[in-house]
Predicted 3D model of an 80-nucleotide RNA (c-di-GMP-I riboswitch aptamer) from a Chloroflexota bacterium. Taxonomically the source falls in Chloroflexota (Bacteria, Bacillati). Its mean pLDDT, the model's own confidence on a scale to 100, is 82. The model forms 95% of the base pairs in the Rfam consensus. The sequence was found by an Rfam model in a public genome assembly. Rfam family: c-di-GMP-I riboswitch aptamer. About the family: GEMM was predicted in a large-scale screen for bacterial structured RNA regulatory elements. Gene Ontology term of the family: cyclic-di-GMP binding.
RNA sequence: UCCCGACAAAGCCAAUCCUCCCGUGAGGGGGGAGCGGAAAGUGGCGAGUCUUUGUGGACAAAGAUGGCCGAGCUGCCGAA
Numbered sequence: 001u002c003c004c005g006a007c008a009a010a011g012c013c014a015a016u017c018c019u020c021c022c023g024u025g026a027g028g029g030g031g032g033a034g035c036g037g038a039a040a041g042u043g044g045c046g047a048g049u050c051u052u053u054g055u056g057g058a059c060a061a062a063g064a065u066g067g068c069c070g071a072g073c074u075g076c077c078g079a080a
Base pairs, nucleotide, nucleotide: 004078005077012037013036017032018031019030020029021028022027035067041073042072045070046069048065049064050063051062052061053060054059
């Protein structure tokens, strides 16, 4: 340094639910709580899913999602 990931240490993140706010919506943000997570850090790049609008429909456009998967970039700790 790479792989790897412990009933280790120090910190970190926060599903679902409750509540307030924003959005037509998918969803997003703050607070409480704590299922879980070694990338549950990051960018919607590819695929997927979802929403809105248009269309008879196929479909198209504009969006949402990184705690669904793949790949990219970056990163804490150090037992076996």